Molecule: RNase P RNA; transfer RNA
Organism: Acidimicrobiia bacterium
RNA sequence: UGAGUCCGCCGGACGGCCGCGGCGGUGCCCUCGGGUGCCGUCGAGGAAAGUCCGGACUCCACAGGGAAAGAGUGCUGGGUAACGCCCAGGCGGGGAGACCCGACGGAAAGUGCCACAGAGAACAGACCGCCUAAGUCGCAUUAGCGGACGGUAAGGGUGAAACGGUGGUGUAAGAGACCACCAGCACUGCAGGAGACUGCGGUGGCUAGGCAAACCCCACUCGGAGCAAGGUCAAGCAGGAGCAGGGUGUCCCGCCCGUUGUGCUCCAGGUAGACCGCAUGAGGCCGGUGGCAACACAGGUCCCAGAUAGAUGGUCGUCGCGGCUCGCCGCACAGAAUCCGGCUUACAGGCGGACUCACACC
RNA sequence: GCCGGGGUAGCUCAGACGGUAGAGCAGCUCACUCGUAAUGAGCAGGUCGUCGGUUCAAGUCCGAUCCCCGGCUCCA
Numbered sequence: 001u002g003a004g005u006c007c008g009c010c011g012g013a014c015g016g017c018c019g020c021g022g023c024g025g026u027g028c029c030c031u032c033g034g035g036u037g038c039c040g041u042c043g044a045g046g047a048a049a050g051u052c053c054g055g056a057c058u059c060c061a062c063a064g065g066g067a068a069a070g071a072g073u074g075c076u077g078g079g080u081a082a083c084g085c086c087c088a089g090g091c092g093g094g095g096a097g098a099c100c101c102g103a104c105g106g107a108a109a110g111u112g113c114c115a116c117a118g119a120g121a122a123c124a125g126a127c128c129g130c131c132u133a134a135g136u137c138g139c140a141u142u143a144g145c146g147g148a149c150g151g152u153a154a155g156g157g158u159g160a161a162a163c164g165g166u167g168g169u170g171u172a173a174g175a176g177a178c179c180a181c182c183a184g185c186a187c188u189g190c191a192g193g194a195g196a197c198u199g200c201g202g203u204g205g206c207u208a209g210g211c212a213a214a215c216c217c218c219a220c221u222c223g224g225a226g227c228a229a230g231g232u233c234a235a236g237c238a239g240g241a242g243c244a245g246g247g248u249g250u251c252c253c254g255c256c257c258g259u260u261g262u263g264c265u266c267c268a269g270g271u272a273g274a275c276c277g278c279a280u281g282a283g284g285c286c287g288g289u290g291g292c293a294a295c296a297c298a299g300g301u302c303c304c305a306g307a308u309a310g311a312u313g314g315u316c317g318u319c320g321c322g323g324c325u326c327g328c329c330g331c332a333c334a335g336a337a338u339c340c341g342g343c344u345u346a347c348a349g350g351c352g353g354a355c356u357c358a359c360a361c362c
Numbered sequence: 363g364c365c366g367g368g369g370u371a372g373c374u375c376a377g378a379c380g381g382u383a384g385a386g387c388a389g390c391u392c393a394c395u396c397g398u399a400a401u402g403a404g405c406a407g408g409u410c411g412u413c414g415g416u417u418c419a420a421g422u423c424c425g426a427u428c429c430c431c432g433g434c435u436c437c438a
Base pairs, nucleotide, nucleotide: 001358002357003356004355005354006353007352008351009350010349012319013318014317015316016315017314018313020043021042022041023040024039025038026037027036028035029034030033045333049344050343052342053341054340055339056338057226058225059224060223070222071221072220073219074218075089076088077087078086079085090104091102092101093100094099105217106216110215111214112211113210114209127156128155129152130151131150137146138145139144164182165181166180167179168178169177183207185204186203187202188201189200190199191198192197230276231275232274233273239267240266241265242264243263244262245257246256247255248254269437283302284301285300286299288297289296290295320331321330322329323328324327363434364433365432366431367430368429369428372387373386374385375384381418389405390404391403392402393401411427412426413425414424415423
C1' cells in the first nucleotide's frame, strides 16, 4: 500500500422563533369540576418492528404430592429472575490465515421408509463378466471338448447408497477363507481433565448402511389465559323493591282489585365515560473489586416519554454529508401504546480498537 | 394492542404417513351443425408466496420473511 477477520460505538450537529403532550410551581375564570395563561423541566429507537422465545404483573383453575396425555429443549461446564439467550471449553466441518459455521443425545431398544434406475436396497444380490477342480449332463471314449441346472461378490454396469481399504497367501475362479498394515467398532486398563472429551495400550470379532427437522426411546422443563389482563367510581336507557294508587263508600276503619301508566324513595349488577393498573426499574452512568469471559458485588451519582386515536412537529440561520439540470433538493431503516431480558429481520453513511494475509522498502 | 387461520394452473379447491402435483370451470384445436350453444375427442397451462436448512429426494418436515383473512370491549 492492497485484500480481509473480529469486537465496540454513532446514526446529522448547534442556535433562534412558533406549536403539541406530560409533570411541578403560579395567576385568572366559572356551573367547583374543569377551562385558560405564564414560568421551569422532560419528551422515540438501535431496532420502538416481527410477536419468535423467556419472565414480571393480573385473573381463572388448583389442599399437597404423583402419574398419564400433550408441547418443548437436547455435547460439557458456567452465567441469569428465566430462556430455545449469553460466555468459556470439547467434538465435527470450512478457510492460506486472522477467524467462521454446526437442531451436536440415542439407528448393536423396537416399528417404519429408502421412489426411479438396477439382477439385487438391508440376516443382500448372479444382468454382463470370470471359472469348469469335484459331482452331473451332452459329444468323444485316451488325454479331452462343450454346457449350466453349478461355483464366484475380484472386475463392469445401475444408483444418493451395493454390506471395510491396500497388498499378499490361497484357489478352477474367487472370497476376512487366512495373514500383514491401515481405518473403524464393542468391551476394557492406565494417565490427564470438574466434565464433554483426549492420549497411550490390551482383548475380541472381521465390519456394524442412511433417515429420529419419521414414529419412538432416554434425560430435563412446562397449569390456562392475557393490560381489550384485572380493579375502583359510575351518566343515560332497561330491571327489581317499597310508598303514593283504583273500586265499594258521606268519611274513617274494613273488604276487594292491581303492579299498566305517573310521581317519589331505595337497590344490585353494569355500558358510555372517568380513574387506577402506568412509569423508581431484574433502571442508566462513573470509576473500583472478583472472574479468561458471560456476569456478579459493594460505593458514588442521576430521574430519563407516558398519550388514549394517540404528543414527540414546523420554520429560519450556520456547518457536515450525498445528488444533480449548479442553486436547489435530500439526510439510511424506521417510529413508543403494560413493562423488562433475548433472538430474528430492516438499515445510507461514519468512527475507534485488536488481528491476519500478500507485496514493497528500511 | 392481543390471539388464531391461510397462500397450489386464469378462477374455485384436493393432495394422512416425504417419492417428483391433480379435479371442476375457463382457454385452444378437431368432430357434430346451414350456423351457434350443448355434447364428444384431444391439447396446453405450475420456480406449490419468497429465502434458507434437514434429507438421496420437500407442496409435504424445520426456521426466517412477505402478503391476505378472521376473532377479542355484555344493557343479554